[in-house]
């Protein structure tokens, strides 16, 4: 210098003027003054929780989610640390990473054979025929060829008619035991002669978790109206059963027709909150102390212009109950590490 | 705002792990006819985009994009 990996910061600053949405104070009802006002993703709505209602949320089945180990957390499919496997020269990254020996299913095409293995070519033995090149029949074999994504341990030696874990060494695999580790797992001795290939993001099994709905939840006030028809072992919210509670109807619930209203308040922002220091921990995280208050609308507010700094310039994008994550979109910059090449 | 659903030729649809993704209408070309229509034959044309699981993905899983519906 080029290429790559990981982590972090930033998301223009200040001033003036004109506007917009809340809040506080003053005033005489017009109005005046002060102060506050979008994000790292506010997004997708993909997970988890708080909160509210369903009488208290109980049991079973079904359904869904998760799935190495240990920890963190309010909780999680998130995060941290570790193990194993895979990818990469490396820094490093990724993993739905339990069970295929409970059972069922699938493995197209090709190929002899696709799962209780098999025999097309080939190799070998015996018999028969022969035009001496071979051919046919019976049997042995799975080393070699060929097909496939995948062919029933690999490789070498011995052995054999040819071969074969048939035997042996090494490697792999399986099992017992020992050692280390909380554990996943790792290392080692011995034994076995090798058995059931893959797919569970196919059904399924095992373990753990989950009651349902969502702020248009839910509560209160005010105004207005006209009832009628049909149905009901109904309601307690996904599905079913049991248990429990309420109800047995002019009064409760559901459906349809018709009529009325189109207002206000609460929920609503002080919260698993932010900042700084300190103690614990390898880290995620957490204890204690001090300080701070930082949008809350209901047709929905953040904008525009000018000047200075900076400068090529401002990307993605706008809160609607609130938090913790994940994912996706995106500007500029910094640090550490790895690889290649060149120079000193 | 909240909660759901769906994406396959130009259009309407089938296919739910396995040959070259099927069918109808439409397009295009040819034939029949004096010509047009009908009819017959043939042709072209698609799995919304990206990633993962798998030997293999339209199908199974995740993310994104687009469209639609319900809800006082």
């Nucleotide at each position: 210098a080029c290429g790559g990996g990981c982590g972090g910061c930033u998301g223009g600053a200040c001033a003036a003027u004109c506007g917009c949405u809340g809040c506080g104070c003053c005033u005489g009802a017009g109005g005046g003054c002060g102060g506050a006002g979008a994000g790292g993703a506010a997004a997708g709505u993909c997970c988890g929780g708080g909160c509210u209602c369903c009488a208290c949320a109980g049991g079973g089945c079904a359904u869904g989610a998760u799935g190495c180990u240990g920890g963190g957390u309010a909780a999680c499919a998130c995060c941290c640390a570790g193990g194993u496997g895979c990818g990469g020269u490396a820094a490093c990254g990724c993993a739905a990473c339990a069970g295929a020996a409970a059972g069922u299913g699938c493995a197209a095409c090709a190929g002899a054979a696709a799962a209780c293995a098999u025999a097309c070519c080939g190799c070998c033995u015996g018999c028969g025929c022969u035009c001496c090149g071979g051919c046919g029949c019976a049997g042995g074999u799975a080393a070699g060829g060929g097909u496939g994504a995948a062919a029933a341990g690999g490789c070498g030696a011995g052995g054999u008619a040819a071969g074969a874990g048939c035997u042996c060494a090494c490697c792999g695999c399986a099992g017992c035991c020992c050692u280390g580790g909380c554990g996943a797992c790792a290392g080692g001795u011995c034994u076995g002669g090798c058995a059931g290939u893959g797919c569970a993001a196919a059904c399924c099994u095992c373990a753990u978790c989950a009651g349902g709905a969502g702020c248009a939840a839910g509560g209160c006030c005010a105004a207005g109206c006209a009832u009628c028809g049909g149905g009901g072992u109904g309601u307690c919210u996904c599905g079913c059963c049991c248990g429990g509670a309420c109800g047995u109807a002019u009064c409760c619930c559901c459906c349809g027709a018709g009529g009325g209203u189109a207002g206000g308040c609460c929920g609503c922002u002080u919260g698993a909150g932010c900042c700084a220091g300190u103690g614990g921990g390898a880290g995620a995280c957490u204890u204690c102390u001090g300080g701070c208050c930082u949008a809350g609308a209901u047709a929905g507010a953040u904008g525009a212009u000018u000047g200075u700094c900076g400068u090529u310039a401002u990307a993605c994008a706008g809160a609607a109950c609130c938090c913790g994550g994940c994912u996706u979109a995106u500007u500029g910059c910094c640090g550490c590490c790895c690889g290649u090449u060149u120079u000193c | 705002g909240u909660c759901c659903c769906u994406g396959u030729a130009g259009u309407a649809u089938a296919g739910u792990g396995g040959u070259u993704a099927g069918u109808a209408c439409a397009u295009c070309g040819g034939g029949u006819u004096u010509u047009c229509a009908u009819c017959c034959c043939g042709u072209c044309a698609a799995c919304a985009g990206g990633g993962g699981u798998u030997c293999g993905a339209u199908u199974c899983c995740c993310c994104u994009c687009a469209g639609g519906g319900a809800u006082g």

Predicted 3D model of RNase P RNA and transfer RNA as a complex of 416 nucleotides. It holds a member of the Rfam family "Bacterial RNase P class A". It is annotated as a ribozyme.